[in-house]
RNA sequence: AGUUCGCCAGACAGUCGUCGCCUCGUAAGAGGGGGAGGAAAGUCCGGGCUCCAAAGGGCAGGGUGCCAGGUAACGCCUGGGGGGCGCAAGCCUACGGAAAGUGCAGCAGAGAGCAGACCGCCUAAGUGGCCUGGUUUUCGGAUCAGGCUGCCGGUAAGGGUGAAAGGGUGCGGUAAGAGCGCACCGCGUGGGUGGCAACACUUCACGGCAUGGUAAACCCCACCUGGAGCAAGACCAAAUAGGAAUCCAUUAGGUGUGGCCCGCACUGGAUUCGGGUAGGUCGCUUGAGACCUGUGGUGACGCAGGUCCUAGAUGAAUGACUGUCCACGACAGAACCCGGCUUACCGGCGAACUCUU
Numbered sequence: 001a002g003u004u005c006g007c008c009a010g011a012c013a014g015u016c017g018u019c020g021c022c023u024c025g026u027a028a029g030a031g032g033g034g035g036a037g038g039a040a041a042g043u044c045c046g047g048g049c050u051c052c053a054a055a056g057g058g059c060a061g062g063g064u065g066c067c068a069g070g071u072a073a074c075g076c077c078u079g080g081g082g083g084g085c086g087c088a089a090g091c092c093u094a095c096g097g098a099a100a101g102u103g104c105a106g107c108a109g110a111g112a113g114c115a116g117a118c119c120g121c122c123u124a125a126g127u128g129g130c131c132u133g134g135u136u137u138u139c140g141g142a143u144c145a146g147g148c149u150g151c152c153g154g155u156a157a158g159g160g161u162g163a164a165a166g167g168g169u170g171c172g173g174u175a176a177g178a179g180c181g182c183a184c185c186g187c188g189u190g191g192g193u194g195g196c197a198a199c200a201c202u203u204c205a206c207g208g209c210a211u212g213g214u215a216a217a218c219c220c221c222a223c224c225u226g227g228a229g230c231a232a233g234a235c236c237a238a239a240u241a242g243g244a245a246u247c248c249a250u251u252a253g254g255u256g257u258g259g260c261c262c263g264c265a266c267u268g269g270a271u272u273c274g275g276g277u278a279g280g281u282c283g284c285u286u287g288a289g290a291c292c293u294g295u296g297g298u299g300a301c302g303c304a305g306g307u308c309c310u311a312g313a314u315g316a317a318u319g320a321c322u323g324u325c326c327a328c329g330a331c332a333g334a335a336c337c338c339g340g341c342u343u344a345c346c347g348g349c350g351a352a353c354u355c356u357u
Stems, first nucleotide, its partner, number of pairs: 001354008010325007018035002021032004037331001041342002044340005049229004061225005066080005081095001082093004096220002101218002103214002118159002120155003126151011167185006186209001187207004191202004233282004243273006253267005289308008326329001
């Protein structure tokens, strides 16, 4: 100067308040003890628990995707392999299939998928033009050799375009070229060796070398997968209204209006039962629990023994003040529980390791 892992999250004392618990007390009350986090967060995965659905199997839909292991389970973790980055410690990685099919690819470029001739290169083959020289001539030309050049062609070596142009280097070869041939390297297939496997190695054999990319595009393959969530759900249970059963009343009675009667308006009464609202209780915190020791394992983790109980509210507590100290205190507040991941965070401490001097 870095890398990895782990820990802490102002300290101490006092007073008042607040939410549960325990003891004493008929009660009022008194005393004692406990009360947020590493992320309580985001609600992104997995599971427990509860209700609904459900023989079993399949389709559809969704998810996961190198290998092996751990786990209650996972998209998490551990170890290993391949690839990439770093001098290194170490870090990152959706990393199955493109030789079943379909689709997609802007700009540039001649050509972008049973490739492609723009520049360049070539004159061996075909066909013209011009020039030089030789031979011949009836002076028009004919013919031979060489050179330049057009067309038709050949060529994927070189230039240029692009993210990508159908292995690389060299030698041979050729008109020029080309795995066209050969050597080496690379690649593929098979074999062999090591490994549980992914995969690695190979002085072995074969193949001139192909079907370029994209599957967080459709798709194919393998495996997993029912839905909703503690406002789940269970129990107790007023008043009012409505329901059912039994008994009583049978046109009378009752209630209201009114001082009373008539009148007018309304109407059966009592008891019991069940559903159900408000409200209350449970679910609720003893749990895949924490710590210590031993032990198996590289490790995640497992096993055995011992010790401990560590918030549980429901308008919802966990706060305020005072004093002392210094390094001056970040992010942030439980709501059924647990295992992960991700994100936020003033700073401080410890261990192991790497590089440089």

The RNA shown here (Bacterial RNase P class A) has 357 nucleotides and comes from uncultured Amphritea sp. Model confidence (mean pLDDT): 77 of 100. Its Rfam family is "Bacterial RNase P class A". By type it is a ribozyme. Rfam describes the family as follows. Ribonuclease P (RNase P) is a ubiquitous endoribonuclease, found in archaea, bacteria and eukarya as well as chloroplasts and mitochondria.